[in-house]
Molecule: small-subunit ribosomal RNA
Organism: uncultured bacterium
């Protein structure tokens, strides 16, 4: 000293939370010792028991006990009893002093109670100190005691006796008090002090001692101590408490008191207090101090100390120096106890202790040894004050639980990538030491002569053993400290943010680590951080916050110059500010805590000497602030009266006929009883077009036709007058839009409510047709608005530029005017400065000053209650409980918008052909099943994984088997061992047997065995790699440096053009660069060159045939090149980029096609291609086998094939491809079969041979519009082929059968040229299986005006309360 938390991110505002310190604490876990402190904060609740205030016989009479002496009596002659005297001791009573101190508590008290400083000339003071003066002589009682009586008791009564330092007169009076008349002196006043005269009143006690003397007694004066009263200042919250007060305020006269005083009383007057907060309500003992804080402050008032108050509750007095009295009295009340029911007793907020309350707070201890107190002459007695001990880690402080060495880095534990790493020099081991505790011995100070509770304590010494002595909290961030396992939004954690839904550093446990340590955490409270109440030290345009506006009272603040005073201010001195505490320096307990000594501080108050700048006050001035006068012009400023035209509606009359009106479209409505339209006349009310303007006026609200009357203010000019007269303004008063209210008018238009018609899912709305209050006037209320510039009023200062309206001065020109200067308005732009930013910027939100108002997280709530106002509506004032961790401002980047602009795409439109209807094929859903294995799910799953499920595949189901295993590595043992064949049993795996026997030699191999391990298409694609889809082949996505911004970010990448393109050009605080675009690659289209077989054939020969010779021209093939670049021309454009048109060219503006997919998005898909973390199974979730299933079938969807026919079907004849494949293969040819095919078999590992007839097309013929010579499903029969095997479940062939279907609803898909459409061919997979997929060629169109609309996308801009980003957010009702 700060940190976390609002957001995707940022800055700000703002609250919440944390880190610190403290405690009379409590709770949880744990606990070795000592010292010093400290301990009912709650029930001022109730108390059993014991103790806490007595003492004095040297004040007094007496009683008792003991002893001694003397006498008497009795007799058991040494005992009992009695009397007197003496001594000692004890005791009730009278008397004295003390019980007013000490001790406890904080209920009450907001007060002269407390604190501080003064005053008493208005007072008292026992014991103590000093001084002065005294103590003469009498008297009468009374307790105790005795007798009697009452009562249960507590107590009491009557009669009788007696003493005093008890009580009462008298004498004396230095003196005191009172009265009275004087003198001196002092004081702020009332008045005080001193001196002296007269008059009156007022004292006393003795005791001890042989004595000296001592202790007492009385009066007076003074001191000291202690108290009493008065005053200044300070002392909590509430105005939702604004008026309070009759002894109240004062006076005169009395009473009372120690003393002043309405303290009390009689009379008189009507005062007194209060927004500087009276009164009332709530809360509270106050202070020194304590805690915290940098301080200022805030909180607090335990222990210690000062003061106050109280003693079960309330009241009262008595005694006394002192009380209205904690352990005294009386009365009342409640409670408790005793009782013979008549009556009595009691007061722990003393020390212990008990019950109760409570989260919670100790022993019914020892001693008067010390310190102090009471009594006493003293000895001494009393003292729960006090000194000590006990209990409690409650706090502070100190000490210990060992030290050194010790690496095989032991074992164990945890973890691991299995190598290791950590615990960790830690332990063990070795060598030492003994602080504390324990044992033994000695043994204090505290005590001045005696006396020690503490206490055999502190302390010292000795011996012996590492022995007896460590826990608690935390480890996601804040905040120091990380891993494993368990759990799986469960259990739980949490101070805030937040963790936990299967890999949790946040839960629980363990290992490890961090912190503190005999404690550690938690809870509670206070201060701090919080400048978050801001005096130091905040704000109010938009975050909370300027009153709607003006006038003005109190108050606050106030111009220039001079003099006086000295209240504030400054300075010197004095008093006080108790002690303790705090700070500094010493010192004593071994240290520290703690104690002691000295100093400082205690920021304050009071008194006093001085200063006079500033504030204040006062005196006399000034003119600059302010005001007045005079002269001018401007204006929707206000009030009242009058006048005017246009429009609307209505009425009357005319013309005129079928509609009018209204809307997005309609309808309600009006109209043949004559509307709308039009003409003329009339009536009524309201508002004033154009001018008109960020123009004017007004304090604001507000003010608009014209004229008149009355009237307010501002402005300019002038400088005659006054002389600070000013500013602001709590309360107060006035004004105050619209709506609303009251009374009375008025009512044309408009128009809440209301009615009807539409719209709609509904439509109590928007739209339409009507329509009443109201709007208008007069008078009176209301008193609020986004009453806004969301910006209080006033004054001064601080760059410029420009416009507008009002005035004045000057200049130049003069027929219009312009320029310069200045004053006061209304606007815009902009510098400095300010601001969180936006923005403000001489009309400040700048720099300063004065005054007022207001704010302190969001919600609850401008609500409730109370009060005031109002006729009402309502207005003003204005909370709390509870709840949240945010709410909010400005700006940024995205995303979004049924916002805007620009642009693109088979996106729409224009076209062609389909899908959706039928049958079949195929995939999916659903259902079914023992199983119908699994995955894929909008586009971007669904002829998808699967380029091919009869077995296998296969992962699924049923059954039968195996358990180191079908497969990999390692180890041991055995081996003439033996793959394979054959036979038997079995569904097979497998088992058994036999013979044949390839091959092989010391390890390949096989069998057996043990365990490490294998194995898993088991789970998690939300733990992953890799791969892929999609936006999208869309034109975007970024970076470095610089610059701008507090920052997120911006700029660049935006702008003007252009492009398919962030393609290019220009401009520009940007300049460059990267990934994308394009190009480079493949293919196709043209040509050249080279080569020329298996390809080709023009010429020459030859053949049935490029068959052969031959050729290297052509085609073709394979290579290598060329070609296209907006290169050329014209135009447009900005002289650019580029576009348009043209030439040439095989090809022209990317020539066509392909490969190529930026940053990223979708937790997109895949753990079942593969790889892989973690979890799970291990005689099974692994492995082998047989059979079944993946092919099921009411149904729904997707994708295809074939059709519905004549642009066609069928038959015969006939022409033209490309690209591929082939040895477990393609197969010519010949033969057989109607055919699928079969048999034999040439050629070819292929520019040579084969598949291999291309089909649509062409020619001819037939069918003639029909469920057909269309269509071919389905079914029957017979076959072919593949294969171990076609039943579930293959393809094909032949014959027969001949279903639906006659162009397809809503909806929807593809395609822009060699494209769509149509036609066939090939290949991969494959034993066999193709309507699927991937390729190939053949024939070969139509249309595009255009970008309004649909979908998707790109760029700029705008709004946003969205950021999981509109499938968002969010409001209300109900559950």
């Nucleotide at each position: 000293a700060g940190a976390g938390u609002u957001u995707g991110a940022u800055c700000c505002u703002g609250g919440c939370u944390c880190a610190g310190g403290a405690c009379g604490a409590a709770c949880g876990c744990u606990g070795g010792c000592g010292g010093c402190g400290u301990g009912c904060c709650u029930a001022a609740c109730a108390c059993a028991u014991g103790c806490a205030a007595g003492u004095c016989g040297a004040a007094c009479g007496g009683a008792g006990u003991u002893g001694a002496a003397a006498g008497g009596a009795g007799c058991u002659u040494g005992c009992u009893u009695u009397u007197u005297u003496c001594a000692a001791c004890u005791c009730a009573g009278u008397g004295g002093c003390g019980g007013a101190c000490g001790g406890g508590u904080g209920a009450g008290u907001a007060a002269c109670g407390c604190g501080u400083g003064a005053g008493u000339a208005a007072c008292c003071u026992g014991c103590c100190u000093u001084u002065c003066a005294g103590a003469g002589g009498g008297g009468g009682a009374u307790a105790a005691c005795g007798u009697u009586c009452u009562g249960a008791a507590a107590a009491g009564a009557a009669c009788g006796c007696u003493a005093a330092u008890a009580c009462c007169g008298c004498a004396u009076a230095a003196g005191a008090u009172u009265g009275u008349a004087g003198c001196u002196u002092c004081g702020c006043a009332u008045g005080g002090a001193g001196c002296a005269g007269c008059a009156a009143u007022c004292a006393a006690a003795g005791g001890a001692g042989c004595a000296a003397u001592c202790c007492g007694c009385u009066g007076a004066a003074a001191g000291a101590u202690g108290g009493a009263c008065u005053c200044g200042c300070g002392u909590c919250c509430g105005a939702u408490u604004a008026g309070a007060u009759a002894g109240u305020u004062g006076g005169c006269g009395g009473g009372g008191u120690a003393a002043c005083g309405g303290c009390c009383c009689a009379c008189c007057a009507a005062g007194u207090c209060g927004a500087c907060g009276a009164u009332c309500g709530g809360u509270a003992g106050c202070c020194g101090g304590a805690c915290u804080g940098a301080g200022a402050g805030g909180u607090u008032g335990a222990u210690c100390g000062g003061c106050c108050a109280c003693a079960u509750u309330g009241g009262g007095a008595c005694u006394g120096a002192g009380a209205c009295a904690c352990g005294g009295c009386c009365c009342a009340a409640a409670c408790u106890c005793c009782u013979a029911c008549g009556g009595g007793a009691g007061g722990c907020a003393g020390c212990a202790g008990u019950g109760g309350g409570g989260a919670a707070u100790a022993u019914u201890g020892c001693a008067c040894a010390a310190u102090g107190g009471g009594g006493g002459a003293a000895a001494c007695c009393c003292u729960g004050a006090u000194g000590c001990a006990g209990c409690g880690a409650c706090g502070c402080c100190g000490c210990g639980u060992g030290a050194g060495u010790g690496a095989a880095g032991a074992a164990g534990u945890a973890u691991u990538u299995c190598g290791g790493u950590a615990u960790g020099u830690a332990a063990a081991g070795c060598u030492c030491u003994a602080u504390c505790a324990g044992c033994a011995g000695g043994g204090a100070a505290g005590a001045a002569a005696g006396u020690g509770a503490c206490g055999g304590u502190a302390c010292c010494u000795g011996a012996a053993u590492a022995a007896g002595a460590a826990g608690c909290c935390c480890c996601g961030g804040c905040u120091a400290a990380c891993u494993a396992c368990g759990u799986g939004c469960c259990a739980g954690c949490a101070g805030c943010c937040g963790c936990g839904g299967u890999a949790a550093u946040a839960c629980g446990u363990a290992g490890g680590g961090g912190g503190c340590a005999a404690g550690c955490g938690u809870u509670g409270u206070c201060c701090g951080g919080a400048u978050u109440u801001a005096c130091u030290g905040g704000g109010u345009g938009u975050a909370a916050a300027g009153g709607g506006a003006g006038c003005g009272u109190a108050g606050a603040c106030g111009g220039c110059a001079a003099g006086g005073c000295a209240a504030g201010u400054c300075u010197g001195a004095a008093g006080u500010g108790a002690a303790a505490g705090c700070c500094c320096g010493g010192u004593g307990c071994u240290u520290a805590a703690c104690g002691c000594c000295g100093g400082g501080a205690c920021u304050g108050c009071u008194u006093u000497g001085g200063a006079a700048a500033c504030u204040g006050u006062u005196u006399a001035g000034c003119u600059g602030g302010a005001g007045u006068g005079c002269c001018g012009g401007a204006g929707a400023g206000g009030u009242a009266a009058g006048c005017g035209g246009a429009a609307u509606u209505c009425c009357u009359a005319g013309u005129g006929u079928a509609g009018c009106g209204g809307u997005g479209a309609a309808a309600u409505g009006c109209g043949u009883a004559g509307a709308u339209a039009u003409u003329a006349g009339g009536a009524a009310g309201a508002a004033c077009a154009c001018c008109a303007g960020u123009g004017g006026c007004g304090a604001a609200g507000g003010c608009g036709g014209c004229u008149u009357a009355c009237u307010g203010g501002a402005c300019g000019g002038u400088a005659a007058c006054u002389g600070a007269c000013g500013u602001u303004g709590a309360g107060g008063c006035u004004c105050g839009a619209a709506a609303g209210c009251g009374u009375g008018g008025g009512g044309a238009g408009c128009a809440a409510a209301c009615a009807g018609g539409a719209u709609u899912a509904g439509a109590u709305a928007c739209c339409c047709u009507g329509g009443u209050a109201g709007u208008c006037c007069a008078c009176g209320c209301c008193g609020u608005a986004a009453a806004c510039g969301a910006u209080g009023a006033u004054u001064g200062c601080u760059a410029g530029g420009u416009g507008u309206a009002g005035g004045u001065g000057g200049g130049u020109a003069u027929g219009g005017a312009c320029c310069c200067a200045u004053c006061g308005g209304c606007g815009c732009c902009g510098c400095a400065g300010c601001u969180a930013a936006c923005g403000c910027a001489a009309u400040a939100a700048g720099c300063a000053a004065u005054c007022c108002a207001c704010c302190u997280g969001g919600g609850g709530a401008g609500u409730a209650c109370g009060u005031u106002c109002g006729c009402a509506a309502g207005a003003a004032u204005g909370a709390a409980a509870c709840u949240c961790a945010a709410a909010g401002g400005a700006a940024u980047u995205g995303a979004c918008g049924g916002g805007g602009g620009c642009c693109c795409g088979c996106a729409c439109a224009a076209g062609c052909g389909g899908u959706g209807g039928a049958g079949u094929a195929u995939g999916u859903g659903g259902u079914u099943u023992a199983a119908u294995u699994c995955g894929a799910a909008g586009c971007a799953a669904c002829g998808c994984g699967a380029a091919g499920a009869a077995c296998c595949u296969u992962a699924c189901c049923a059954g039968g088997c195996c358990u180191u295993g079908a497969c990999a590595u390692c180890c041991c043992u055995u081996g003439c061992a033996g793959a394979g064949g054959u036979a038997u049993a079995g569904a097979g795996a497998u088992a058994u047997a036999u013979c044949c026997g390839a091959g092989g030699u010391u390890a390949c191999c096989a069998a057996g065995g043990a365990g490490a391990c294998a194995g898993g298409u088991g789970g998690u694609g939300c733990a992953u790699g890799g791969u892929u889809g999609u936006c999208g082949u869309c034109a975007g996505c970024u970076c470095g440096u610089g610059u701008c911004g507090u920052g997120a970010g911006a700029u660049g990448u935006u702008g003007g053009g252009u492009u398919a393109a962030g393609u290019c050009c220009c401009g520009c605080a940007a300049c460059g660069a990267g990934c994308g675009c394009a190009a480079c690659c493949c293919u196709u289209g043209u040509g050249a060159u080279a080569u020329g077989u298996u390809a080709c054939u023009a010429a020459c020969a030859u053949u049935g045939a490029g068959u052969u010779g031959a050729g290297g021209a052509c085609u073709c093939a394979u290579a290598u090149c060329a070609g296209a670049c907006u290169g050329c021309c014209g135009g447009u454009g900005a002289u650019a980029a580029a576009c348009c048109g043209g030439a040439g060219g095989a090809a022209g503006g990317u020539g066509g096609g392909g490969a190529u997919g930026a940053c990223g998005u979708c937790a997109a898909a895949u753990c079942a291609u593969c790889a892989u973390g973690c979890c799970c199974c291990u005689u099974a979730u692994g492995g082998c086998c047989u059979g079944g299933g993946c092919u099921a079938c009411a149904c729904a969807c997707g994708u295809a094939c074939u059709a519905c026919a004549a642009u066609g079907g069928c038959g015969u004849c006939u022409a033209c491809a490309a690209a591929g494949a082939g040895c477990g293969g393609c197969a010519a040819g010949c033969c057989u079969g109607u055919g699928a095919a079969g048999g034999c078999a040439a050629g070819c590992g292929a520019a040579u041979c084969u598949c291999g007839u291309a089909a649509a097309g062409g020619a001819c013929g037939u069918c003639u519009c029909a469920g057909u010579u269309c269509g071919g499903a389905u079914u029957g029969a017979a076959g072919u082929c593949u294969g171990c095997a076609a039943c579930c479940c293959g393809a094909c062939u032949u014959c027969a059968u001949g279903a639906a279907g006659c162009u397809g609803g809503a909806a929807u898909c593809g395609c822009u040229a060699g494209u769509a459409a149509u036609c066939g061919c090939g290949a991969a997979u494959c034993a066999g299986c193709a309507u699927g997929u991937c390729g190939c060629g053949a024939u070969g169109a139509a249309u595009a005006c255009g970008u309004u609309c649909u979908c998707g996308g790109g760029c700029c801009u705008u709004g946003u309360a969205c950021a999981c980003a509109c499938c968002g957010c969010c409001c209300g009702u109900c559950a």